[in-house]
The RNA shown here (transfer RNA) has 72 nucleotides and comes from Synodus macrops. The gene name in the source record is trnL. Its Rfam family is "tRNA". Rfam's curators write: Transfer RNA (tRNA) molecules are approximately 80 nucleotides in length. Taxonomically the source falls in Synodus (Eukaryota, Deuterostomia, Craniata, Teleostomi). The RNAcentral record of the sequence draws on ENA.
RNA sequence: GCUUUUAAAGGAUAAAAGAAAUCCGUUGGCCUUAGGAGCCAAAAACUCUUGGUGCAAGUCCAAGUAAAAGCU
Numbered sequence: 001g002c003u004u005u006u007a008a009a010g011g012a013u014a015a016a017a018g019a020a021a022u023c024c025g026u027u028g029g030c031c032u033u034a035g036g037a038g039c040c041a042a043a044a045a046c047u048c049u050u051g052g053u054g055c056a057a058g059u060c061c062a063a064g065u066a067a068a069a070g071c072u
Base pairs, nucleotide, nucleotide: 001071002070003069004068005067006066007065010024011023012022013021018055026042027041028040029039030038048064049063050062051061052060
């Protein structure tokens, strides 16, 4: 220098153009003598950034940023 992949709640991961979901964790409640486990409920991400296409973008396209791998 070139190519490819990845970036999403506190952590780990779904969503393959149409409502951003699940698990763990957190908070509240139930249960218990108490705690743990269990059960119920709630909060929490405008999806790395900026543009483009399109009625509609986490998703498609372009340029960047960061990380990883490979080639030279």